[in-house]
Context: one part of a larger RNA
Order: sequence, then structure tokens, then C1' cells
RNA sequence: GGGUGAACGCUGGCGGUAUGGAUAAGGCAUGCAAGUCGAGGGCCCGCAAGGGACCGGCAGACGAGGUAGUAACACGUAGGAACGUACCCCGAAGUCGUGUAUAGCCCGCCGAAAGGCGGGGUAAUCCACGAUGGUCUCGCAAGAGUAAAGAUUUAUCGCUUCGGGAGCGGCCUGCGUUGUAUCAGCUAGUUGGUGAGGUAACGGCUCACCAAGGCUAUGACGCAUAGGGGACCUGAGAGGGUGACCCCCACCGAUGAGACUGAGACACGGCUCAUACCCCUACGGGGGGCCGCAGCCGAGAAUAUUCGACAAUGGGCGAAAGCCUGAUCGAGCGAUACCGCGUGGUGGAUGAAGUGCUUCGGCACGUAAACAUCUUUUAUGAGGGAGGAAGUCAUUGACGUUACCUCAUGAAUAAGGGGCUCCUAACUCUGUGCCAGCAGGAGCGGUAAUACAGAGGCCCCAAGCGUUACCC
Repeated sequence: GGGUGAACGCUGGCGGUAUGGAUAAGGCAUGCAAGUCGAGGGCCCGCAAGGGACCGGCAGACGAGGUAGUAACACGUAGGAACGUACCCCGAAGUCGUGUAUAGCCCGCCGAAAGGCGGGGUAAUCCACGAUGGUCUCGCAAGAGUAAAGAUUUAUCGCUUCGGGAGCGGCCUGCGUUGUAUCAGCUAGUUGGUGAGGUAACGGCUCACCAAGGCUAUGACGCAUAGGGGACCUGAGAGGGUGACCCCCACCGAUGAGACUGAGACACGGCUCAUACCCCUACGGGGGGCCGCAGCCGAGAAUAUUCGACAAUGGGCGAAAGCCUGAUCGAGCGAUACCGCGUGGUGGAUGAAGUGCUUCGGCACGUAAACAUCUUUUAUGAGGGAGGAAGUCAUUGACGUUACCUCAUGAAUAAGGGGCUCCUAACUCUGUGCCAGCAGGAGCGGUAAUACAGAGGCCCCAAGCGUUACCC
């Protein structure tokens, strides 16, 4: 000198664009954040329109948040072979028949509640069985095995199987990836083989048996620290430092563990168990998880609204209308940062008053003010007024009393902070008297202090200016 997610002190006019819990992955009141489909089904309420719970389907594995853990194939990069894939696209073939369950409902019962039990009876794109099968599976072959679901306004939407694609995902490997040797030895599923099991798939992934291997000063093992990258800061570069916002990847969801469902999870707003904590209770028993958006407490130097809208973009469901969406788009708050604008322009000397200094002559603040005149950025008020809307007609804007344009009023609404011994731009007076104090370093202060304190003047920046912390 540059930089920061900054904080603190003094000060503070406006706009735009960004950005804002870095500490306690501490605890959380309240509301909202994931639903949707009647063109799958039987019911119930209703005159109808419409509404309701239940079964069923798809979605809840995305999006949103956090960085605790992790030194690892986690990430980055370059490759590899033994895999999967709902929705979407292309191609081919099929979609035949049968059955009994169950929720809702009715009856009865238990419980404070959460909820549950028994009996009866009912539907389906729910479930099961049979048939048919090939470009499917096994098999050398013969052969064996394996599928489907309907709705309907007749236009279609679906369903099943196979092959291919796209995108996505799982797995393996080379190389790169912090400190510490005051960590030197580590390892029994350990290293390899055979066989089996398991998986979508290779594999000690798991198991039985066999062998005795495997890693290590090119740092194993241990300990400490840490999410990684694109990037960001600095620097001429090499390098050094960082990993906020935004994007990609990974991991996590009170803590620990487990599986279920499913194309996909071992699942933040699903389930089960344990633990700690909190809440309700009729004491028998139940309920909860903001590291979603707001908001509260706590700790902290320190970080915002319990706002609006689905208008746009995107997502889920739906044939669609549409519904949902704290994703998102916007508004609010904070000089937190960057950028832009303004706080007026011109004239105006008797160099007014005042203040400071003075060699008492005067000098400085200073064209500065007053005063005259001009302008209206900004401000305030009034009127007009978009784009963002696609979907060629109609309809649809949270923002929005918006941006922007015109007019009116009137210099009107708007300047401070730090410094002035040297480094380092800027000097005098008064007070104080090694006191009170200053200070980044050198150093100032003990009676004329340009270094302390006040004042006048000056210097540097400017809606900021300084200080502190950290990086180059």
C1' cells in the first nucleotide's frame, strides 16, 4: 500500500448493487416450510353446486439448511469394468380368465388422552391364483420357469414384457491433497488362495478351510488440526494466505444404533429401539426434535422482518382447470461493502462584526459571511406512467402510492472525522511543570512544551473518518 461476512469510537443526506449468526452442530414458545389426484375405488353429507374421511397411485431420496465428523478414493484430475435406473424418448410384442381379503361403513367394547380390540359386511389401477407366451432367464440341447389393469365423453390416457437411448447413480484404479519422529514399528479378516454365501454389481463384502503373508524413514502406525474443489486476497511473477456470498462434490439432521417401504433412503419436517433433555397426564400412560423461513433465550466484540406474492422462473401431483411450494421473486432493517449523486452556482472589500495572533504598525480566518442574482440535482407536493406477460383473442403484477416523464415550491432538507516533533502532508498562543498526560517506532513532559490539555490556524480524507484484529 492492498484486502475483510468484520467489530468498536465519533459522525451521518440520498440512490443503486451486493451482503449480513464467523461464537454455543447450545436450547427452543408460536405460525408457516410437501403435497396432490374423483379421468383408480366403494362410501358419507347435500335439492344442487360442492364438500368429507378411507382404500389406492405418484410425490415426500428433489428442493431448502448446516460443516459436526472425515487426512479418506472425501475431493480434484485422468482412466477402467463386473452394474442399476422411477419419470422421459425410440422400437417390438402383448393386455385372456378366475378368486377372497381388507379399510371406510354398521354393531359392541376398552382408554383421561394418544389410541386400540372384537363381530358383521363391501370396492378397486389393492392382493392372490390360473392361462398364454418371446428379441426374457437357466440350460449344449431337450426342456423348464416367468407378465399384465383398467378408465372412458371413443379421442385417448394407461398397464405388462423385451431391446435401445438420454440423463442420473453405484463400484475400481494412477496421480495430487496440513502439521508432528518429543509418534518407529503397525496388522488376525490381517495378506493371498480354494469353495460357498451375499449384492444391482467386482471384491475378505461375509463365512469355512488352506498358506503366512501385507504395510513401513519415499514416514507405516499414532496424535493434532481440517469438509474438498471452482475460486477469493495479495504479489511484477514465483509464491504466500484464505475456502464468507455464488457454483460442483461429499457428509450430517438432538446423541447412538437398526431396518422397513421403495426405481432410489438405511430417509431433516417417515418408522423402531436406546440415551440425555423438554412437555401433557385421570399416574395407568402418552408426546417432541428449527443444522427449513421468520422469531425467542443463551453465550458473544458482533450479524436483520414472527413481512408480501405465487405475477415471473423452477419443482410435486393432475388429462386439464387447478392445488401446494418460507424454493423463488420481492419488500423491510444495518454506511457492512462497492459504485454514483448531493449538501449549491455567479457576483460581492468598507477586506464588516467576531475570534486568534501581534514587533501594537498590523496580520489571519476571508469572497468566507452579509448582500444581489441564478439554478433546482436532491427534497416535498401534484399529475401522467411502463417493461417485467409468455399464451398472436380475452384474462393474469406481489413488487407498485415502483422505475421513468411533466409541473409546482423554495437555497430551500443535507459535514464530519483524524492529524499537524521526525518517520509523515500540516504551527502558533495559553494552561500544566517528570505532575496531569501522550505514544506505531524513535521518543515527549522536571517554568517559554510546534510532542500533554484547550484555543486559533493549517494538512489529509470525506458520508464518512479513525482505532483494533487478521492476511499478503
Description: Predicted 3D model of a 472-nucleotide part of an RNA (small-subunit ribosomal RNA, 5' domain) from a Candidatus Kaiserbacteria bacterium. It matches the Rfam family "Bacterial small subunit ribosomal RNA". The coordinates come from a structure-prediction model, not an experiment, and the mean pLDDT is 87.